[in-house]
RNA sequence: AUCCGAUAAUGGCAAAACCUUCGUGAGGAGGUGACGCAAAGCCACGGGCCCUACGCGGGCAGCCGGGCUGCCGAG
Numbered sequence: 001a002u003c004c005g006a007u008a009a010u011g012g013c014a015a016a017a018c019c020u021u022c023g024u025g026a027g028g029a030g031g032u033g034a035c036g037c038a039a040a041g042c043c044a045c046g047g048g049c050c051c052u053a054c055g056c057g058g059g060c061a062g063c064c065g066g067g068c069u070g071c072c073g074a075g
């Protein structure tokens, strides 16, 4: 350095549900909360799904692939 991911260590993120709020909506943001996650960090590039006021429109990165970046180290 690469692969890999421990009954290791240190930390991290936070599903559903509920509350507040923004949005026509999918859904977003904040709080409570933990089902899970080794990229569940970031990016709509390909596929997929979803919404729509049907547009030169929008959402999902916790659906898969891809790109970029990153902690630890038993093997």
Stems, first nucleotide, its partner, number of pairs: 003075001004073002012037002017032006035062001041068003045065003048060004
The RNA shown here (c-di-GMP-I riboswitch aptamer) has 75 nucleotides and comes from a Candidatus Bipolaricaulota bacterium. The model forms 94% of the base pairs in the Rfam consensus. It was read from a public genome assembly, where an Rfam model found it. The source organism's lineage runs through Bacteria, Bacteria candidate phyla and Candidatus Bipolaricaulota. The coordinates come from a structure-prediction model, not an experiment, and the mean pLDDT is 90. Rfam family: c-di-GMP-I riboswitch aptamer. Rfam links the family to the GO term cyclic-di-GMP binding.